[in-house]
RNA sequence: GCGGAGGGUUGGACGGUCGCGUUGCGCAAGCGAUGAGGAAAGUCCGGACUCCACAAGACGACGGUGCCGGGUAACGCCCGGCCGGGGUAACCCGAGGGAAAGCGCCACAGAAAACAAACCGUCCCGGCAGCGUCCGGGAUAAGGGUGAAACGGUGGGGUAAGAGCCCACCGCGGGACGGGCAACCGGACCGGCAUGGCAAGCCCCACCGGGAGCAAUGCCGAAUAGGGAUCGCAGAUGGGCCCGUCUUGGUCCGUGAUCCGGGUUGGCAGCACGAGCCUGCGGGCAAUCGCAGGCCCAGAUGAAUGGCCGUCGAGAGAGCAAUCUCAGACAGAAUCCGGCUUACAGACCCUCCGCGCGC
RNA sequence: GCUCCCAUCGUCUAGUGGUCCAGGACACCGGCCUCUCACGUCGGUAACAGGGGUUCGAACCCCCUUGGGAGCGCCA
Repeated sequence: GCGGAGGGUUGGACGGUCGCGUUGCGCAAGCGAUGAGGAAAGUCCGGACUCCACAAGACGACGGUGCCGGGUAACGCCCGGCCGGGGUAACCCGAGGGAAAGCGCCACAGAAAACAAACCGUCCCGGCAGCGUCCGGGAUAAGGGUGAAACGGUGGGGUAAGAGCCCACCGCGGGACGGGCAACCGGACCGGCAUGGCAAGCCCCACCGGGAGCAAUGCCGAAUAGGGAUCGCAGAUGGGCCCGUCUUGGUCCGUGAUCCGGGUUGGCAGCACGAGCCUGCGGGCAAUCGCAGGCCCAGAUGAAUGGCCGUCGAGAGAGCAAUCUCAGACAGAAUCCGGCUUACAGACCCUCCGCGCGC
Repeated sequence: GCUCCCAUCGUCUAGUGGUCCAGGACACCGGCCUCUCACGUCGGUAACAGGGGUUCGAACCCCCUUGGGAGCGCCA
């Protein structure tokens, strides 16, 4: 210098003026303070909080997660490692337990798709009015062709031809022992090979999970027909009706839930001090944790956070130049917090890798 | 705001891993029939919302995005 990999920050700054929301002071006019995001988004996970249900435990059903260790309030998140795949490398990707518990599926093609199997081919034996591109019986998975996938691979021996039938190497399975917290790694030796794929199909194993959500929930106020239907509880005292009286019985008046119908579209709390932010030091490879100091940082409810002007900075276009013109990425809080995912013009910074050149 | 559901020809739908370059009805286009139209009859055009993953193979299984729809307030 060229090409590439990983990570982070920012995503206009300052001032004036006119407005808007919240809030402090003030009798008032008014004055002051403060006012979107890294994703406020999707609502995909995990919690806090509130209400409902519930003795406790075990098992089952349903849903989810899934290599190992650590972090965390918790997680399907993050960090570190292992294994597999890709890349010369930096580095990237992986829903990454079990297919030797069982069931199921594997279209088309192909002889055969899972207790293997003989279409062509190869080899052996037998047959004959026709010795043939013939017929019959048998051996063979080495070769051909099919497929996403064909029951170890290469070489040698062996054989009628062949075959782990035998041998060497590689692969595979088991494995004393050694290393590591573990996943896993190495491995003397043993076994001739013994069971393809799919679990984002059912399933098995381990672990986790009660339900609903701030329109939760509590309080105050206004208004309305305290109307009807169904179901449950109570049917004790009393009353009404069936029934003129008594006994017995039924039913309604009671109460709770759901639905229909009716009224209302108000206020306050929840609701802004929190798993909070910044700086420094320390532990740890890191995620993160601990200590000390400092800070207070939107709170609307048809819903504020905006318009214009000036200066500076950066970008694009035009022009020889002075200069002129144009545009402002994605997007916008609504109970709050930790993550993930998705969208994002441009600018800046750090670390690392490969190649070439120079010293 | 919160919680759910759905997406296949122009419309309504079938399809729940392969026999699907996706079937049917209505509609549309062309031919036949008729003096003409309608009816009838024959044929044709036309779709898996978009992207990624799992699998040999995806309309179907999983994830993300987009679009559409439904329900949920308070009082008595």